Background: The RNA shown here (transfer RNA) has 72 nucleotides and comes from a Deltaproteobacteria bacterium. Rfam family: tRNA. Rfam classes the family as a transfer RNA. Rfam links the family to the GO term triplet codon-amino acid adaptor activity. About the family: Transfer RNA (tRNA) molecules are approximately 80 nucleotides in length. NCBI's taxonomy places the organism under Bacteria, Pseudomonadati, Myxococcota, Myxococcia.

Order: sequence, then C1' cells, then structure tokens
RNA sequence: GCCGGUGUAGCUCAGUGGUAGAGCAACUGAUUUGUAAUCAGUAGGUCGCGGGUUCGACCCCCAUCGCCGGCU
Repeated sequence: GCCGGUGUAGCUCAGUGGUAGAGCAACUGAUUUGUAAUCAGUAGGUCGCGGGUUCGACCCCCAUCGCCGGCU
C1' cells in the first nucleotide's frame, strides 16, 4: 500500500428497513438478627464519527477513525 472482519448500556453480546434489547454489574425495596442467595422494581444508549439513499436507517451506500486478521 491492497483486501477482509469488527465497533450497540459499566462489561459480554443480540438486534439484516418500521418506537433499541438480554445476561452480568450498579441502585432501591422485600426477605434475614446480619451478610450472601432469592424475589420485585429503577436507572443507564445522540448504536465510533461525518455525509447520502428512503416516508422511515443500528441495518443499505460513500468517506473517515480505532481495533483484529490476511496479502505484498
């Protein structure tokens, strides 16, 4: 330099065009003499960034950045 993969909640990951979710973690409450466990609930996201297509984009297209891999 060229090619491919990947980026979504604090962490690990779903979500292949129609209002963004799960598990764990955090917080509150219940339970307990107390802790853990268990149960119920709450909060947490400008979906890496910038454009485009579309009535509508995490999703399709272009450019760009980080990470991983391959080729030279």